[in-house]
Molecule: Bacterial RNase P class A
Organism: Vulcanimicrobiota bacterium
RNA sequence: GAAGGCCGCCGGGCAGUCGCGCGUCUUCGACGUGAGGAAAGUCCGGGCUUCACAGGGCAGCGUGCAGGAUAACGUCCUGUCGGGGCAACUCGAAGGAAAGUGCCACAGAAACAUACCGGCCGAACUGGUUCGCCAGCCUCGGCUAAGGGUGAAAUCGGGGGGUAAGAGCCCCCGGAGCUUCACGGUGACGUGGGCUCGGGUAAACCCCACGCGAAGCAAGACAGCUCGCAGCGCAGCCCGGUUCUCGAACCGUUCUGCCGGACGGCCCGUCCGUACGAGUCAGGUCGCAAUGAGGCGCACCGUGAGGCGCGUCCCAGAGAGAUGGCUGCCGCCGCGCAAGCGGUACAGAAUCCGGCUUACAGGCGGCCUUCGCUU
Numbered sequence: 001g002a003a004g005g006c007c008g009c010c011g012g013g014c015a016g017u018c019g020c021g022c023g024u025c026u027u028c029g030a031c032g033u034g035a036g037g038a039a040a041g042u043c044c045g046g047g048c049u050u051c052a053c054a055g056g057g058c059a060g061c062g063u064g065c066a067g068g069a070u071a072a073c074g075u076c077c078u079g080u081c082g083g084g085g086c087a088a089c090u091c092g093a094a095g096g097a098a099a100g101u102g103c104c105a106c107a108g109a110a111a112c113a114u115a116c117c118g119g120c121c122g123a124a125c126u127g128g129u130u131c132g133c134c135a136g137c138c139u140c141g142g143c144u145a146a147g148g149g150u151g152a153a154a155u156c157g158g159g160g161g162g163u164a165a166g167a168g169c170c171c172c173c174g175g176a177g178c179u180u181c182a183c184g185g186u187g188a189c190g191u192g193g194g195c196u197c198g199g200g201u202a203a204a205c206c207c208c209a210c211g212c213g214a215a216g217c218a219a220g221a222c223a224g225c226u227c228g229c230a231g232c233g234c235a236g237c238c239c240g241g242u243u244c245u246c247g248a249a250c251c252g253u254u255c256u257g258c259c260g261g262a263c264g265g266c267c268c269g270u271c272c273g274u275a276c277g278a279g280u281c282a283g284g285u286c287g288c289a290a291u292g293a294g295g296c297g298c299a300c301c302g303u304g305a306g307g308c309g310c311g312u313c314c315c316a317g318a319g320a321g322a323u324g325g326c327u328g329c330c331g332c333c334g335c336g337c338a339a340g341c342g343g344u345a346c347a348g349a350a351u352c353c354g355g356c357u358u359a360c361a362g363g364c365g366g367c368c369u370u371c372g373c374u375u
Stems, first nucleotide, its partner, number of pairs: 001371010012330007020034006036346001040357002043355005048216004055268004060212005065079005080094001081092004095207002100205002102201003116148002118144006125136004156174006175197004180193005220286003224280005233258004239252005259273005294313005300307002331344005
């Protein structure tokens, strides 16, 4: 100097003037405060509210390497293994094919199997012969999967030996698997030895492990009104009471069963008996002073995500929805010698948080990798 990788921050400021929402007060005003890093997508997780007093099972759904962080998560941190990259780094739908069932089109002989071409041996036949055999072959039998072809993939790959010719048949090096052994590690796993060697696919069905109630601030609470269903229930036992023709009838309480209703689908179970469902209001008041798994600063612990302690601050709350308009001077970017001209991104809270994903003109900073040059 160039090319990359990762992380953090800003993304508008100042002044004047007029206006808007909320809060407080001594109320014709004063003071304070007022849209983000993503407020977006609604993809995950929760706080909170109701069902509900709270469960078990089936089905269904989610996650899927290990150890941690967290309120929790499918998020994050640190590692392990695998892919990409010279590297810094980055990506991973990363359990199981040895429980079972499927699928691997076409091509090819054959894809849980197999011999098309080919090689070797023997027989028959033909020719030659030094009578050992050699050569040929539209035939038959046996052996073969090393060579060739097809394909994404063909008895793990390469080399050597061996063989009639070959083959993990044997050896060396490498690869994969093991429901093996030793050592190291909390563990995923790593290293070495041993055994085996037709595969792939679970982002196919499935199996295994762990986890999950539902609906959502238009939740819901308070205050009303109207309508609907069956029944302001039925049966049985015990107990008590009344009447009585001593057979029994009636009433009441408890219990049990039935029926109805609530609990995401189903079963069990639990609770309720005007339970429950639907509509409605001035779209009433609260929820909503939004105090929080809160922000900021410092110190300590931890590789880190984070944790603990101390101090300080209150930083929107509308309800068709406020947070703005104008003027001037700056900041930044582009063009221009200059004067000057033009531009200034993505984009607006709506119950509140923790993440993930997506969008973004431009600017600033830090650490790391590789290459070139110079000293």